[in-house]
């Protein structure tokens, strides 16, 4: 980089270190000195491997995750409402994240 699967659930907003930022990006809106990112410990269990009967399951290994629907949104389609250009709902893609394979 390409292909494919999943993304409305789950897991300390009472742990330790750390010190000002973070939620991918846009625009919003949120979280944060009642301590952000990151690391450790704990936890969860999505995928692959392992065990198990080919099951239920186990957290054993490799990644992963551990505020808010991927927080919402960004480009289309449909419907409804209204002060005609906005709002709301649903849906498909795009973008992104993670696993596996090449």
């Nucleotide at each position: 980089u390409c292909u494919u699967a999943u993304c409305a659930a789950g897991a300390g907003c009472a742990g330790g270190c750390g010190g000002a930022g973070g939620g991918a990006c846009u625009a919003g809106c949120c979280c944060g000195a009642u301590g952000a990112a990151g690391c450790c410990c704990g936890g969860c269990a999505a995928c692959c491997g392992g065990c198990g009967a080919u099951a239920a399951g186990c957290a054993c290994g490799g990644u992963g995750c551990u505020a808010a629907u991927u927080c919402u949104u960004g480009c289309g389609g449909a419907a409804a409402c209204g002060u005609u250009c906005g709002u709301u709902u649903c849906u498909g893609a795009g973008a992104g994240a993670u696993g596996a394979g090449a």
This is a predicted structure of a 102-nucleotide RNA (SAM riboswitch aptamer (S box leader)) from uncultured Paenibacillus sp.
Rfam family: SAM riboswitch aptamer (S box leader). Gene Ontology term of the family: regulation of gene expression. Rfam's curators write: The SAM riboswitch is found upstream of a number of genes which code for proteins involved in methionine or cysteine biosynthesis in Gram-positive bacteria. The family is grouped with related families in Rfam's "SAM clan".
Its mean pLDDT, the model's own confidence on a scale to 100, is 84.
NCBI's taxonomy places the organism under Bacteria, Bacillati, Bacillota, Paenibacillaceae, Paenibacillus.